A computed fold for a 75-nucleotide RNA, annotated as transfer RNA. Its Rfam family is "tRNA". Rfam classes the family as a transfer RNA. The coordinates come from a structure-prediction model, not an experiment, and the mean pLDDT is 81.

């Protein structure tokens, strides 16, 4: 420098056009003599950033940034 991949909640993580599943954590309540367990509710108006395309975007498309593998230079 070229090529590919990945970026979704404090952590992990699924969803690849019709609007974001689950778990850990956290909070509030039950339930205990207090606790642990266990139960019930609650947590992304948003998916790295901007733009575009769509009637409609996390999904498609450019361009940036970040992060990993690969590949070439140059010392």
């Nucleotide at each position: 420098g070229g090529c590919g991949g990945c970026g979704u909640a404090g952590c992990c993580a699924a969803g690849u056009g019709g609007g974001a599943a689950g778990g850990c954590a956290g909070a509030g309540g039950a339930c205990u003599g207090c606790a642990a367990a266990u139960c019930c509710u609650c947590c992304a108006u948003u998916c790295a950033u901007c733009g575009g395309u769509u009637c409609g975007a996390a999904u498609c498309c450019g361009a940036u940034c970040g992060c990993c593998g690969c590949c070439u230079c140059c010392a």